[in-house]
């Protein structure tokens, strides 16, 4: 140091579901809980999912929208704990 990943060691993170609370909603923050995770740390940069206040059509129903999410969909880019064969 570059691959690689255990029935190993310190540790760590937390799905579904809850409870408070932001927020139009998706969702986020917290606190319980643990499906699972070696990047299940960070990051919307490409792909690709969600909501649609707000705007645009529309007589309404309803469509179309992202300047809002989502890193536990796949990729890229940054960073890192450990070492049995």
């Nucleotide at each position: 140091a570059u691959a690689u990943g255990a029935u190993a060691a310190u540790g760590g993170c937390a799905a579904a579901c809850u409870u408070a609370u932001c927020g139009a909603a998706a969702g986020g923050u917290a606190g319980g809980g643990g499906c699972g995770c070696a990047a299940a740390g960070c990051u919307a940069c490409g792909a690709g999912u969600c909501u649609a206040a707000g705007g645009u059509g529309g007589a309404a129903a309803c469509a179309c929208u992202a300047u809002g999410a989502c890193a536990g969909u796949c990729g890229g880019g940054c960073c890192g704990c450990c070492a049995a064969g």

About this RNA:
c-di-GMP-I riboswitch aptamer from a Clostridiaceae bacterium, 85 nucleotides, folded computationally. Its mean pLDDT, the model's own confidence on a scale to 100, is 89.